[in-house]
RNA sequence: UUCCGGGUGGCGCAGUGGUUAACGCACCUGCCUAGGAAGCAGGCGAUCCCGGGUUCGAAUCUCGGUCCGGCAA
Numbered sequence: 001u002u003c004c005g006g007g008u009g010g011c012g013c014a015g016u017g018g019u020u021a022a023c024g025c026a027c028c029u030g031c032c033u034a035g036g037a038a039g040c041a042g043g044c045g046a047u048c049c050c051g052g053g054u055u056c057g058a059a060u061c062u063c064g065g066u067c068c069g070g071c072a073a
Stems, first nucleotide, its partner, number of pairs: 001072001003070005010025003018056001027043005049065005
């Protein structure tokens, strides 16, 4: 430099145009326990990397930027 993939709660990830952005771990509350762990019930938490464009409607399509990883030279 070229090409490809990726950036979504604290962490790991799903979601390829449509009304509350799913799930697991973590965290909080309650139950249970002598007390913990485990288990059970419930709950909080994401301007979807940034800025434009398309569209009635964008995490999703598109353009530019930025960061991370990989192939090639």
Molecule: transfer RNA
Organism: Schistocerca nitens